[in-house]
RNA sequence: GGAGAAGGCUGAGUGGUCGCUGCGGGACGGGUGCUUUCGGGCAUUCGCUUCGGAGAGGAAAGUCCGGGCUCCACAGGACACGGCAGUGGGUAACGCCCACCGUCCGCGAGGACAGGGAAAGUGCCACAGAAAGCAGACCGCCGAUCGGGGAAGUUCGCUUCCCAGGAGGUAAGGGUGAAACGGUGAGGUAAGAGCUCACCAGCGGCUCGGGUGACCGAGUCGGCUUGGUAAACCCUGCCGGGAGCAAGACCAAGCAGAGAGGAGGUGCGGUCCGCACCGUUCGACUCUCGGGUGUGUCGCUGGAGGCGGCGGGCAACCGCCGUCGUAGAGAAAUGACCGCUCUCGACAAAACCCGGCUUACAGGCCUUCUCCGGCU
RNA sequence: GCACCCGUAGCUCAGUUGGUUAGAGCGCAUGCUUGACAUGCAUGAGGUCGCAAGUUCGAGUCUUGCCGGGUGCA
Numbered sequence: 001g002g003a004g005a006a007g008g009c010u011g012a013g014u015g016g017u018c019g020c021u022g023c024g025g026g027a028c029g030g031g032u033g034c035u036u037u038c039g040g041g042c043a044u045u046c047g048c049u050u051c052g053g054a055g056a057g058g059a060a061a062g063u064c065c066g067g068g069c070u071c072c073a074c075a076g077g078a079c080a081c082g083g084c085a086g087u088g089g090g091u092a093a094c095g096c097c098c099a100c101c102g103u104c105c106g107c108g109a110g111g112a113c114a115g116g117g118a119a120a121g122u123g124c125c126a127c128a129g130a131a132a133g134c135a136g137a138c139c140g141c142c143g144a145u146c147g148g149g150g151a152a153g154u155u156c157g158c159u160u161c162c163c164a165g166g167a168g169g170u171a172a173g174g175g176u177g178a179a180a181c182g183g184u185g186a187g188g189u190a191a192g193a194g195c196u197c198a199c200c201a202g203c204g205g206c207u208c209g210g211g212u213g214a215c216c217g218a219g220u221c222g223g224c225u226u227g228g229u230a231a232a233c234c235c236u237g238c239c240g241g242g243a244g245c246a247a248g249a250c251c252a253a254g255c256a257g258a259g260a261g262g263a264g265g266u267g268c269g270g271u272c273c274g275c276a277c278c279g280u281u282c283g284a285c286u287c288u289c290g291g292g293u294g295u296g297u298c299g300c301u302g303g304a305g306g307c308g309g310c311g312g313g314c315a316a317c318c319g320c321c322g323u324c325g326u327a328g329a330g331a332a333a334u335g336a337c338c339g340c341u342c343u344c345g346a347c348a349a350a351a352c353c354c355g356g357c358u359u360a361c362a363g364g365c366c367u368u369c370u371c372c373g374g375c376u
Numbered sequence: 377g378c379a380c381c382c383g384u385a386g387c388u389c390a391g392u393u394g395g396u397u398a399g400a401g402c403g404c405a406u407g408c409u410u411g412a413c414a415u416g417c418a419u420g421a422g423g424u425c426g427c428a429a430g431u432u433c434g435a436g437u438c439u440u441g442c443c444g445g446g447u448g449c450a
Stems, first nucleotide, its partner, number of pairs: 001372010012341007020055002023052004028047008057347001061358002064356005069244004076273004081240005086100005101115001102113004116235002121233002123229003138174002140170003145167002148163006182200006201225001203222008248298003257289005264278004305324008342345001377449007386402004395433001404420005426442005
C1' cells in the first nucleotide's frame, strides 16, 4: 500500500419568532361547600391569561419468542396438542446471551450448524439401473464339481486332453444412480470374494489418563463394515392452563321489547373427569330483528431503570456505593417561518410496560485482528 | 392496538404420503367455416407457483424469515 475478518459508537449542529401536548406556580373572573365579627376567609372546581420546565427510536416496525401486570376455580387430574433439543453457565424468563465441545467451510483472522435417537418399530427412496433394503446378477469372468459332445490311451473299472457354455459359481471390472454393503497391496482360487494377512479408515465393548461436562488422548479386544431420510410418522428428555390494557375496575346518564329454537348453559379452550354458578312451572342459553348511551375517571408509567466508581467472573452477567429524574395522548402532541455553518442529512415515528430476535437504514467515526506485496 | 386467515396463467380454481415436462374452464392470438358477424372446429401463446434462505438426491407441497391483501374484537 492492497484485500479482508470481528465488534462497538453515532443517526447534522446552532440562533430567533409563533404554535401543539402534558406538568408545576402566579394573577383575574365565575360556580359549589364550610365558616363568619357580614368586610370577608378557607377548600375545591371551571374559564381565561401569564411565567417556568419537559416532550419519539436504534429500530418506536414485524407482532416472531419470553416475562411482568390484569381477569377467568389463586388455575385442579388424565389424555391429546404445541414448543425446545451438544455441554456448562447467565437470567424474572426465553427459541435469547456467554464460554466450551463436535462436524463442515475458509491459506488465515474467522464463519455456518433445527447439533438427541435411523444396531426400538413403521413408512418412503421417483427416473435410470441386474439390483434401492431379508440386496441383486445385464454385460463380463470362471466352469473346479455335476451333466453333454469329441479325440487318444486302456488292465474295459476308467484315465488324460479338447470343445460348447447346460446346471451352476462369482462380485474383481464395465455400465445406472443422489446413494450400490469399507480402501490399498499381497497371498489364495477354476474364477473370485475380509476367504486369509499387513497397513489405513470407521463402529462397538473394556481398561487407563485428563476435563464439572459435552468430549479428548493412549492401549487392548471383537465381528469384519451395520445406506439415507425424524424441517416423514414416531421414541426419549424437558417446558407449556386460557385470554389479553378493546385485559380489567369505578362513576354518571339513558332504554322497549318482539319472534324462533331450547334442556342444558357459563367459567373452559381440543376431549373426558372434577369444582363453582345460572337454569329446566317464574325459560338459563343461542339465533334474528329492534331500542338506549355517545367514548367520563382510573389502569398510565419509578422501572428486572440510566450513568459513574469499586469488587467478583475468561465472558454473558452479578454485588455494593454514589448520582439523575427522562413523553403519557385518546382522532391522537414534536410543527411552521426566517437566518448561519457543514460532508446537504437514510430507514422511519411511542399508545400497558420490559428482556430478546428478525427486518429496514444516506452516511460518519473508533477498536482489535488476518493474508498478500514493497521498503528498512 | 390485539387476534387470525389467504396468496398457483389476465380471471375463477385443481394439484394425491415431496417424484420426473405444474394442469382445467373462461378469456387472448392465429387459421378454417360465413357475403359479413356470432356460434362451431383446429392450433398456439401465456407461470420467477408472492419473495428469499434452508432441509432433502429432488420443494407448488416441509421449515424459517420477509412482502402484499383480507376478516374479527370495547